This is a predicted structure of a 141-nucleotide RNA (c-di-AMP riboswitch aptamer (ydaO/yuaA leader)) from a Dehalococcoidia bacterium. RNAcentral holds the sequence, with entries from Rfam. NCBI's taxonomy places the organism under Bacteria, Bacillati, Chloroflexota, Dehalococcoidia. Of the family's consensus pairs, 96% are formed in the model. Its Rfam family is "c-di-AMP riboswitch aptamer (ydaO/yuaA leader)". Rfam links the family to the GO terms cyclic-di-AMP binding and regulation of gene expression.
RNA sequence: GCCGAAUAACUGCCGAGCCCGCCGGGCGGCGGGGCGGGGGAUCCACAUCCCACCGGGGUGAAUCUCGUCGGGGGCGGCGAGUAGGGCAGCCCAUUAGCCCGAACCCGACAGCUAACCUCGCAGGCAGGAGUGGGCCUUGAA
Numbered sequence: 001g002c003c004g005a006a007u008a009a010c011u012g013c014c015g016a017g018c019c020c021g022c023c024g025g026g027c028g029g030c031g032g033g034g035c036g037g038g039g040g041a042u043c044c045a046c047a048u049c050c051c052a053c054c055g056g057g058g059u060g061a062a063u064c065u066c067g068u069c070g071g072g073g074g075c076g077g078c079g080a081g082u083a084g085g086g087c088a089g090c091c092c093a094u095u096a097g098c099c100c101g102a103a104c105c106c107g108a109c110a111g112c113u114a115a116c117c118u119c120g121c122a123g124g125c126a127g128g129a130g131u132g133g134g135c136c137u138u139g140a141a
Stems, first nucleotide, its partner, number of pairs: 010127005018033006034121006044111001055109001056106004064081007084100004089135007
């Protein structure tokens, strides 16, 4: 110098997945806030389903197109793209670069939706590229 591994604390990233108080030896429990999701009238909107490897719907950025393989459809695998999404004080805009573009759930059933009812607060990661405008903080870093 390069590559790799590990990681207490600190500092951060994706995400709704956080804060405070009390009890308890701990796991945890209770309460008060906050954030997120689902169901659910009138009005408005809409027509669809009657199925079971071709229904319909939900969370999420994660949709769609083409090619190819499995005899064909369905469905699935692989490849190339793509709607869309993310990247360090915070917000907006912008340039460059690097990534994601999944997975799961409901169970024949749900448009919007006030009151109302109900559920979740997980999981997984890494160590700083700029410009313009605004905001915040500061004894210094």